Molecule: transfer RNA
Organism: Nanobdellati archaeon
RNA sequence: GCGCUAGUAGUCUAGCCUGGUAGGACAGAUGCUUGCCAAGCAUCAGACCCGAGUUCAAAUCUCGGCUGGCGCA
Numbered sequence: 001g002c003g004c005u006a007g008u009a010g011u012c013u014a015g016c017c018u019g020g021u022a023g024g025a026c027a028g029a030u031g032c033u034u035g036c037c038a039a040g041c042a043u044c045a046g047a048c049c050c051g052a053g054u055u056c057a058a059a060u061c062u063c064g065g066c067u068g069g070c071g072c073a
Stems, first nucleotide, its partner, number of pairs: 001072007010026004020056001028044005049065005
């Protein structure tokens, strides 16, 4: 330099191909329960790597960029 692949919450991850309410687990906060803790239960808060384009509508499609991984040279 070229190609492939991945980037979603504090952590791990589903959804992407086939555009239409961003979901789950752990962690966190509050409450219930308990003599206390743990466990359990309920509720709450928290995310689409960046920019542009297409579209009524983009995590998803297109283009460019950034970062990590793999391969070729």